The prediction has a mean pLDDT of 83. Predicted 3D model of a 71-nucleotide RNA (transfer RNA) from a Candidatus Omnitrophota bacterium.
RNA sequence: GGGGCUGUAGUGAAGCGGGAUCACGUCACAAUGGCAUUGUGGAAUCACGGGUUCGAUUCCCGUCAGCUCCA
Numbered sequence: 001g002g003g004g005c006u007g008u009a010g011u012g013a014a015g016c017g018g019g020a021u022c023a024c025g026u027c028a029c030a031a032u033g034g035c036a037u038u039g040u041g042g043a044a045u046c047a048c049g050g051g052u053u054c055g056a057u058u059c060c061c062g063u064c065a066g067c068u069c070c071a
Stems, first nucleotide, its partner, number of pairs: 001070007010024004018054001026042006047063005
């Protein structure tokens, strides 16, 4: 320098154009004399910029970061 893959909540992940979801974690409340634990409920996320589309996490382009292959 060139090719490929990946980027979604604090962490790990799912999501083939229309409801953003699961587990752990976190916060509040309840049960207990207290802790642990359990139950119920809540907050919090699409790497960044642009395009296509009635509508984009999803499709296209660019940038950035990580992994990997070639030189």